[in-house]
C1' cells in the first nucleotide's frame, strides 16, 4: 500500500508532560479547547474482531485426526481496536411529506477496526 469479507448500535477517563489547536480529507454546519486542544507517556477502563471453552449438522480422512459454517458461554494466556457527541451532521442518488427551502427515510461513495490474502 492494494484486494477480499464482516462490523460501524451499545459500552468505557484519569494523571504526567505539553502549550493551541482538535473532531479523517474538502466545502458548509454544528461542536470540543487556556477551567488546558493534539501528539506522546503511565495507570486504569470498555468490548468481544482474532485467539480461547463448549456445542450441531455437514465436508474430507492414512481412522490419528482435519477443516470450513451456525450457534452458545466467558472476559480468558495471548493479537489488535476503542474510551465527547450515531462514523457528529450534510454533500450524490431514490422514496414520502409538505409551498421556495426544509423534514423523515433507504442506499451509494468515502472514511475507521478487524480477520484473511498479495
Nucleotide at each position: 500500500c492494494u484486494c477480499u469479507u464482516a462490523u460501524c448500535g451499545a459500552g468505557a477517563g484519569c494523571g504526567g508532560c505539553g502549550g493551541a489547536g482538535g473532531g479523517a480529507u474538502c466545502u458548509g454546519g454544528c461542536c470540543c479547547u487556556a477551567c488546558g486542544a493534539a501528539a506522546c507517556c503511565g495507570c486504569g477502563g470498555c468490548a468481544a474482531c482474532c485467539g480461547g471453552g463448549g456445542a450441531g449438522a455437514g465436508g474430507c480422512u492414512u481412522c490419528g485426526g482435519c477443516c470450513g459454517c451456525u450457534c452458545c458461554c466467558g472476559a480468558c494466556a495471548g493479537g489488535u481496536g476503542c474510551c465527547a457527541a450515531c462514523c457528529c451532521c450534510a454533500g450524490c442518488u431514490c422514496c414520502g411529506g409538505g409551498a421556495a427551502c426544509c423534514c423523515g427515510g433507504g442506499g451509494a461513495a468515502g472514511g475507521a477496526u478487524g480477520a484473511g490474502a498479495g